c-di-GMP-I riboswitch aptamer from Virgibacillus oceani, 84 nucleotides, folded computationally.
The coordinates come from a structure-prediction model, not an experiment, and the mean pLDDT is 85.
NCBI's taxonomy places the organism under Bacteria, Bacillati, Caryophanales, Bacillaceae, Virgibacillus.
RNA sequence: CUCAGAAAAGGGCUAACUUAUUGAAAAGUAAGGGCGCAAAAUCACAGGUCUAAGGCACUAGGCUAUGGCGGCUGGGUUACCUGG
Repeated sequence: CUCAGAAAAGGGCUAACUUAUUGAAAAGUAAGGGCGCAAAAUCACAGGUCUAAGGCACUAGGCUAUGGCGGCUGGGUUACCUGG
């Protein structure tokens, strides 16, 4: 430097849910809590997906991201341990 792994050692993060709070919502933040995770660290570039305030349309009851989701997938960047 690269590939593989999570058996060992040291650890790390934190799903659902609860409380508070921000937001139109999706969802985010903090505390608690742990379903799980070898990148469940980070980045919204691509795909996918969620929401629809506003806008558009409406013998109709929908469309739309400028808003989100990194624990949906791909990709980029970085990283502990062990083995090759």